Transfer RNA from Pleurozium schreberi, 73 nucleotides, folded computationally. Rfam family: tRNA. About the family: Transfer RNA (tRNA) molecules are approximately 80 nucleotides in length. Rfam classes the family as a transfer RNA. It is recorded under the gene name tRNA-Lys-TTT-3-1.

[in-house]
RNA sequence: GGAUAUAUAGCUUAAUUGGUAGAGCGUUAGGCUUUUAACUUAAUGGUCACAGGUUCAAGUCUUGCUAUAUCCA
Numbered sequence: 001g002g003a004u005a006u007a008u009a010g011c012u013u014a015a016u017u018g019g020u021a022g023a024g025c026g027u028u029a030g031g032c033u034u035u036u037a038a039c040u041u042a043a044u045g046g047u048c049a050c051a052g053g054u055u056c057a058a059g060u061c062u063u064g065c066u067a068u069a070u071c072c073a
Stems, first nucleotide, its partner, number of pairs: 001072007010025004019056001026044006050064004
């Protein structure tokens, strides 16, 4: 220098044919317990890396860009 893949909640990650973004862990509060842990109930969570385009509608399609990983030279 060239090619491919990935980027979604504090962390690990799902999202089918473009049609209201979910789960687990975590955190907070309550119950239970002499207390802690465990168990249990509820709450808490997201400008979908960033910037554009297409569309009635974009996490998804598309362009650029940034970061990381792999491969080729």